The prediction has a mean pLDDT of 75. Bacterial RNase P class A from a Pseudomonadota bacterium, 422 nucleotides, folded computationally. It is recorded under the gene name rnpB. The sequence is in RNAcentral, with records from ENA. Its Rfam family is "Bacterial RNase P class A". It is annotated as a ribozyme. Gene Ontology terms of the family: tRNA processing, dimeric ribonuclease P complex and ribonuclease P activity.

């Protein structure tokens, strides 16, 4: 320098002006209630005035609070906020009680984690010269099912061609050739994604694990490793096609619904209609209680539990009517950054520092200037100069950890192969 592999990061910058959402402060206005000052009209003593008592309006001041304005300060989208696919926190339901079933998910081994179907490390298989990548990677001697086309045969395997032996017929002087029948044969050809293990030697009529050596496979054992597994030794001529993201079998795990959860205030309704059950026995003066039955409550069943039913409200289901405003939940959290320690790593522990959106008819923006990548054009041998254009995917909505998907362009680190030079 060329070609690649892996991991990480950024995803326009600066300034000015205008604007939006949230928080805090200054100053002003305003409404409610409170305290203090003040004391009008009025009532009574007492008929009137004065005086005394009761009473307390307008007003003034203070601090609190509501709404609003002003001005200042601080903060204000993402690496995916997305898909809502997994796993948790939080909240409610409740029968978070048991058993069986159904359903779903996962599937080499070890570790990490709040947890996971995620991550890390290792093993094995496959792909790549390599860096590295991919793998739902348990079970096919429990059963069922499927295997297109081609092919003789797609599995308790198969004889189409070929090869070999025996017999027959025909031709030929003969060697032999052609055809037919019977038997042997999985070595060779052909089909296919896949056809009863591979290579070699022997063997045979031709062949064949028929015999032998090595590889593969099964079984037994030794060694190493936590384990998956690796490796070595012995032994058996060798069981048996593939597919389980087909049903299925085995092992492990799994309650449901979700911030429109839930809580409070205000408003509204003034408690509407229909349907469902079956009651029986005992105790008690009665109220009521107990036992059983029936109905309802979970995905199903049974047990247990709760509520209702001895018919009036009540319980459950359905229909109808009304209100559909505000506060809270709400953002400090398995949080982020730096450093140190432990660990191969995922990750864990510790010190110090930081506070980083909380909208709800839903803010987080717009314009201008200069610059930076990028693209195009003109001039120039070239370095370069000038002009035009120009920044992707997308956008919080209770919060986290993952995965997946989308993404203009750019940067960094490590590694592999090749080439050249030192």
């Nucleotide at each position: 320098c060329c070609a690649g592999a892996u991991g990480g990061c950024c995803g326009g910058a600066u300034a000015g002006c205008u604007g939006c959402g949230g928080g805090g402060g200054u100053u002003g206005a305003u409404g409610u209630g409170g305290u203090g000052c003040g004391g009008a009209u009025g009532a009574g003593g007492c008929u009137a005035a004065a005086c005394c008592u009761c009473g307390g309006a307008u007003g003034c001041a203070c601090g609190u609070u509501u709404u609003u304005a002003u001005u200042c300060c601080c903060c204000g989208a993402g690496g995916a906020a997305a898909g809502u696919c997994c796993g948790g926190g939080c909240u409610c339901c409740g029968a978070c009680g048991g058993a069986a079933c159904a359903g779903g998910a996962u599937g080499g081994c070890g570790g990490g984690u709040a947890a996971u179907g995620c991550c890390c490390g290792c093993c094995c298989a496959c792909g790549g010269c390599a860096a590295c990548g991919u793998g739902a990677g348990g079970g096919a001697a429990a059963g069922u099912g499927c295997c297109a086309c081609a092919g003789a045969g797609a599995c308790g395997a198969u004889a189409c061609c070929g090869c070999u032996a025996g017999g027959g017929u025909g031709c030929g002087c003969a060697a032999g050739c052609a055809c037919c029948c019977u038997a042997g044969u999985a070595a060779g050809g052909g089909u296919g994604a896949a056809a009863a293990g591979g290579u070699g030697c022997g063997g045979u009529a031709a062949g064949a694990g028929c015999g032998c050596a090595c590889c593969g496979c099964g079984c037994g054992g030794g060694u190493g490793g936590u384990a998956a597994c690796a490796u070595c030794c012995g032994u058996g001529g060798c069981a048996g096609g593939g597919c389980a993201a087909a049903c299925c079998c085995c092992a492990u795990c799994c309650g449901g619904a979700g911030c429109a959860a839930g809580a409070c205030c205000a408003a509204a309704u003034a408690g509407g209609g229909a349907c469902a059950a079956a009651c029986a026995g005992c105790c008690g003066c009665a109220a009521g209680g107990c036992u059983g039955g029936c109905g309802c409550g979970g995905g199903u069943u049974c047990c247990a539990c709760g509520c209702g039913u001895u018919u009036g409200u009540a319980u459950g289901u359905c229909c109808g009517g009304g209100u559909u405003g505000g506060u809270u939940g709400c953002u400090u959290g398995a949080g982020c950054g730096c450093c140190g320690c432990a660990g191969c790593a995922a990750u864990g522990c510790g010190u110090c520092g930081c506070c980083c959106a909380g909208a709800u008819g839903a803010a987080u923006a717009g314009c201008u200037a200069u610059c930076c990548a990028g693209a195009g054009g003109u001039g120039g041998c070239g370095a370069c100069a000038c002009c035009u254009u120009g920044g992707a995917c997308a956008g919080a909505a209770c919060c986290c950890g993952g995965c997946u998907u989308a993404c203009a362009g750019g940067c960094c680190a490590u590694c592999u192969g090749g080439u050249a030079c030192c």